[in-house]
Molecule: SAM riboswitch aptamer (S box leader)
Organism: Alteribacillus iranensis
Order: sequence, then C1' cells, then structure tokens
RNA sequence: AUCUUAUCAAGAGUCGGGGGAGGAACUGGUCCUGUGAUCCCGCAGCAACCGUUGCUUAUAAAAGCAAAAAGGUGCUAAUUCCAGCAAGCAGUCGCUUGGCAGAUGAGAC
Repeated sequence: AUCUUAUCAAGAGUCGGGGGAGGAACUGGUCCUGUGAUCCCGCAGCAACCGUUGCUUAUAAAAGCAAAAAGGUGCUAAUUCCAGCAAGCAGUCGCUUGGCAGAUGAGAC
C1' cells in the first nucleotide's frame, strides 16, 4: 500500500517548552489561526478497539456480560464541522435513509 470487519450524535487541554504560517484529508461552503493556530516534545486527561481479570454458555474453537486502567493503539475546536452520490418525503432555504470518501482499531496478504 491492498483486502475483510467493527465503530464514528458521547467524552477529554484557556497547561509548559519549541517553532513561526497556514490549518480543518480532497472539492465547495463554513470555520480556526501572529491574542501564535496546524505541527514536534513533555505533562495532564478521555475512551475502552486489542490485550488483562472475573462470571455465564459451549465438548472445543469461541460467544455474551461485567470490572480495572499498570500493557499495545487511538483521541482531547466545531456530529467525520456541513454537504458532495442515490432514493423517499417536502416543495424557496430543507428533512430522513442508504451509499461513496475518510479516520481509528483488529485481522489477512
């Protein structure tokens, strides 16, 4: 990088240091940003995907429920910030559902 699968309406930084211009994936919109963002390091925190522990079911593989947060990831502006394609509803702006794309985990190659 590709494929499979689960989740994406909740939660958590007005912190310290560095650095100095764009950033929010892409396109459009709309926002954030020299009152110093994005990013890097540290510290703090959130969550509970994997892993851990306990219970139940099961011949087993495994599945379900619960707990903890010392392990591996992830995350800490805005619903994935909103929309992008299709269908239905409504008929100025729209709403709902599904999909595409994306992000993260786990697995495969």